[in-house]
Context: one part of a larger RNA
RNA sequence: CUGUGGUUAAGGAAUUCGGCAAAUUGCCCCCGUAACUUUGGGAGAAGGGGGGCCACUGCUGGUGAACCCACGUGCUGGGGGAGCUGGUGGUGGUCGCAGAGGCCAGGGAGAAGCGACUGUUUACUAAAAACACAGGUCCAUGCGAAGCUGUAAGGCGAUGUAUAUGGACUGACGCCUGCCCGGUGCUGGAACGUUAAGAGGACCCGUGAACCCUUUGGGGUGUAGCGGAGAAUUUAAGCGCCAGUAAACGGCGGUGGUAACUAUAACCAUCCUAAGGUAGCGAAAUUCCUUGUCGGGUAAGUUCCGACCUGCACGAAUGGCGUAACGACUUCUCCGCUGUCUCGACCACAGGCCCG
Numbered sequence: 001c002u003g004u005g006g007u008u009a010a011g012g013a014a015u016u017c018g019g020c021a022a023a024u025u026g027c028c029c030c031c032g033u034a035a036c037u038u039u040g041g042g043a044g045a046a047g048g049g050g051g052g053c054c055a056c057u058g059c060u061g062g063u064g065a066a067c068c069c070a071c072g073u074g075c076u077g078g079g080g081g082a083g084c085u086g087g088u089g090g091u092g093g094u095c096g097c098a099g100a101g102g103c104c105a106g107g108g109a110g111a112a113g114c115g116a117c118u119g120u121u122u123a124c125u126a127a128a129a130a131c132a133c134a135g136g137u138c139c140a141u142g143c144g145a146a147g148c149u150g151u152a153a154g155g156c157g158a159u160g161u162a163u164a165u166g167g168a169c170u171g172a173c174g175c176c177u178g179c180c181c182g183g184u185g186c187u188g189g190a191a192c193g194u195u196a197a198g199a200g201g202a203c204c205c206g207u208g209a210a211c212c213c214u215u216u217g218g219g220g221u222g223u224a225g226c227g228g229a230g231a232a233u234u235u236a237a238g239c240g241c242c243a244g245u246a247a248a249c250g251g252c253g254g255u256g257g258u259a260a261c262u263a264u265a266a267c268c269a270u271c272c273u274a275a276g277g278u279a280g281c282g283a284a285a286u287u288c289c290u291u292g293u294c295g296g297g298u299a300a301g302u303u304c305c306g307a308c309c310u311g312c313a314c315g316a317a318u319g320g321c322g323u324a325a326c327g328a329c330u331u332c333u334c335c336g337c338u339g340u341c342u343c344g345a346c347c348a349c350a351g352g353c354c355c356g
Stems, first nucleotide, its partner, number of pairs: 001351008010342002014340001019337001027051005036041001038172001052094012067079004071074001095099001107335007114327002119131002135170007147156003173322004178252003183249002185245005192240003198234002204228004210221004253271005280314001281311001292308005
C1' cells in the first nucleotide's frame, strides 16, 4: 500500500447519480394493530410488554410401590396413592452492564409509475415495465376436418369431433371500447368488360409436278403433298365491377368572424375529407418550447405529489381509464439506524513492498 474483518468521541445522509455499502431489526409468548379492500386480505401492519436462576405453591398428564378389600386363589379384580417423571401458571427471592446473554435469526412507514398475480428470459455484462399467464374477441375447420410434416405411402392433429382443434390479437378484475369500408386486405356476387395455353382455321407465304415465254443464259404461272405464319370465333380463375367487413391493416382536418370592460367563443360563415378524435386521461415511461403556471413538501426542490390544459406529437383489445393483493422492478418522502460523510483514527489477519 492492497484485501478481508473489528471498534470508534460529537454529529447523523451533511456523502453520493442514488443510503451503494454498512448499521439497525431479527426467536418465542402476551397485548395491540390504520387507510384501503376483489371481504380472502392488508398483517409478523405499525407500536408496546415479558423471557436467566433459586425457593414455595396451584392446576394438569404419564408411571404407579407399600398397604387395604373381595372372591372365581390368579402373572385375578377393586381401592389406595407414596416415589419418580412431563407440561403450564402464581408468589417471593437472587446475580450480572446485559437472561431469545453464543451461532442462527424480518428494518419499518407513506406516496406515485409500470406489470394484475405464482411463474419465464439474454448458459458467460441486461431478471425488467420484456415473455408467459387465466380471462376476452375475431378467423378457420363437419371429420379421410382445418393446420403441420413427408416425393409418396404415411404420421401428428386424435384413438379427439365445434363446450373440439388450429391461427391471430388482447392480457386478472371493475367501468367501458366512439366515428370512418375512400386506400390495402379478407369474404360474398356473378350480368357485363378484359384475360392464357388449348380448340379453330379465313387470308397469306416457301417449296413444288405440270404448263407458258425465251436471246437457250434464264424468267413467269403454279395442283397435290410437305412446311411457315396466322384473323374471326370459342375458353377458367384472376383483374375490372357490385356489395359486406375495423377486437382486419389502418385513419380519425383547416380558415375567417362573433357576446354590453377586457378576455374567451356556446354561435355563424367557408374550404376539404372515407370520416374529422367520442368517453376517459393529459407537461404523462408520451410535452419540443420547459426548470410551463399554480399549489404541497424543503431554509433552499431541473426530481416528486396534487391541479390547470396551450395534447410540438394521449386515446379506446397496436386496447382507454381505474384497481385490492403481489414485485431482488422504477421514482419521491419520512422514522429508525449507522464511519456513506464532517475526518479521520486505532486494532487483527492475509498478501505486496522496504530493511536486516
Molecule: large-subunit ribosomal RNA, domain IV
Organism: Saccharopolyspora oryzae